The prediction has a mean pLDDT of 76.
The RNA shown here (TPP riboswitch aptamer (THI element)) has 107 nucleotides and comes from a Chthoniobacterales bacterium.
It was read from a public genome assembly, where an Rfam model found it.
[in-house]
RNA sequence: AGACAACUGCGGGGGAGCCCAUUGGCUGAGAGUUCGGCGACGAUCGCCGGAGACCCCUUGAACCUGAUGCGGGUAAUGCCGUCGCAGGGAGCGAGGAGUUCUUGGCC
Numbered sequence: 001a002g003a004c005a006a007c008u009g010c011g012g013g014g015g016a017g018c019c020c021a022u023u024g025g026c027u028g029a030g031a032g033u034u035c036g037g038c039g040a041c042g043a044u045c046g047c048c049g050g051a052g053a054c055c056c057c058u059u060g061a062a063c064c065u066g067a068u069g070c071g072g073g074u075a076a077u078g079c080c081g082u083c084g085c086a087g088g089g090a091g092c093g094a095g096g097a098g099u100u101c102u103u104g105g106c107c
Base pairs, nucleotide, nucleotide: 001102002101003100004098008093009092010091011057012056013055014054017026018025019024033051034050035049036048037047038046039045063088064087065086069082070081071080072079
């Protein structure tokens, strides 16, 4: 001198399954709360958009694809494992712990 954690500013990404249904149950951080629009009308239903909660942002399994995959289990389901040093995937700044690491200089 540089690197790195917490914390932080602004910005960005993402999902919402299963149990007919449900005030209930399962997994999970989260499983659709609210507002608006559309579906001729109505709708507790569906889709789209905004907001909210939550998780994640390259040290990236948040999340998507493969996948109507494969194995196990369950009342059922990505419920668990595998697939998986497979393919994608949203970042810049500030900050700077320490008996830390790296590089250089001097004695």